Description: Predicted 3D model of a 165-nucleotide RNA (SAM riboswitch aptamer (S box leader)) from a Gemmataceae bacterium. The coordinates come from a structure-prediction model, not an experiment, and the mean pLDDT is 78. It was read from a public genome assembly, where an Rfam model found it.
[in-house]
RNA sequence: AUCUUAUCCAGAGUGGCUGAGGGGCCAGGCCCGAAGAAGCCACAGCAACCGGCCCGUCCGUGUGAGCUGCACAGCUCGCGCCCGGGUGCAGGUGCUAACUCCUGCUCGGCGGUCCUCCCAUCAAGUACGCAAGUACGGGUGGGGGCCGGCCGGGGAAGAUAAGAU
Numbered sequence: 001a002u003c004u005u006a007u008c009c010a011g012a013g014u015g016g017c018u019g020a021g022g023g024g025c026c027a028g029g030c031c032c033g034a035a036g037a038a039g040c041c042a043c044a045g046c047a048a049c050c051g052g053c054c055c056g057u058c059c060g061u062g063u064g065a066g067c068u069g070c071a072c073a074g075c076u077c078g079c080g081c082c083c084g085g086g087u088g089c090a091g092g093u094g095c096u097a098a099c100u101c102c103u104g105c106u107c108g109g110c111g112g113u114c115c116u117c118c119c120a121u122c123a124a125g126u127a128c129g130c131a132a133g134u135a136c137g138g139g140u141g142g143g144g145g146c147c148g149g150c151c152g153g154g155g156a157a158g159a160u161a162a163g164a165u
Stems, first nucleotide, its partner, number of pairs: 001165008013043005021032003026104004044096003049092002051089001052087005060081009100157001105154006111147004117143006125136004
């Protein structure tokens, strides 16, 4: 550096140095910041990914011993792996504002909206018209578009861990 897998709505900050930015990049938003950003250092803490230790251990699997059996194989016990739980260990990392700060691509549900969207239907109002009818306005239902409205699923990207190359 690339790939794979898992997790990302929980949790946990003080001091010192320094001095203007920061919240990964892009765009937008919203925040943090001279009552001191980022970075570095010290100490403290959080968490439990990996390792260690402890407990359990139905199933699966490896192995040792014993028994049955001609053999295949089966049974019992022990140990290990796997699995589940715990601990927080002078162990390896990580983390300690806001959900990974929010949105961005897509799908679903609900809701809103369209100051001239479309269709159907109901009612029959107003205007015009001899009439047929036309236009506008109203109610209901359906469809469509949009929503930085709400909720949920997925994706992309990123971060961290573990492993592989």